[in-house]
Notes: A computed fold for a 74-nucleotide RNA from a Phycisphaerae bacterium, annotated as transfer RNA.
RNA sequence: GGGGCCAUAGCUCAGCGGUUAGAGCGCCCGACUCAUAAUCGGUGCGGUCGCAGGUUCGAAUCCUGCUGGCCCCA
Repeated sequence: GGGGCCAUAGCUCAGCGGUUAGAGCGCCCGACUCAUAAUCGGUGCGGUCGCAGGUUCGAAUCCUGCUGGCCCCA
């Protein structure tokens, strides 16, 4: 220098055009216990879907550029 993949909650990830973004773990509160852990419950907490544009009636999802990470080639 060229190419590919990835970026979504504190962590690991799902969601790949249709209104409202989810799960497990975590945290908080409660139940249980002498107590802790485990277990169970909860309209509980938590998100600029990496950033900026574009397409579309509608974008986390499609397209372009950029940023960061990983891998391959030279």

Its Rfam family is "tRNA". The family's RNA type in Rfam is transfer RNA. From the family's description: Transfer RNA (tRNA) molecules are approximately 80 nucleotides in length.
Taxonomically the source falls in Phycisphaerae (Bacteria, Pseudomonadati, Planctomycetota).